[in-house]
Source information
Fluoride riboswitch aptamer (crcB RNA motif) from a Bacillota bacterium, 71 nucleotides, folded computationally. The model forms 100% of the base pairs in the Rfam consensus. The prediction has a mean pLDDT of 75. Its Rfam family is "Fluoride riboswitch aptamer (crcB RNA motif)". Rfam 15.1 lists 2,293 matches to the family in 1,982 species.
RNA sequence: AAAGUAUUUGGUGAUGGGGCUCACCCGGGGAUUGCCACCCGAACUGCUUUGCUAAUGGCUCCUGCUUCCGG
Repeated sequence: AAAGUAUUUGGUGAUGGGGCUCACCCGGGGAUUGCCACCCGAACUGCUUUGCUAAUGGCUCCUGCUUCCGG
């Protein structure tokens, strides 16, 4: 590096990624011997809304944005 076998936990928390941690959801339907696929769904989707705050659920690092000062 390639191939094979076996096992397997995923998602969400208003704007990106990593680590740690907390909370929440993880169901139903038809069909089948069973599984995959298919359909519906959950947690979640900011506020004082024609404008405003915010890259965190919390801590921290990176990136981006904004403000001020100096070169």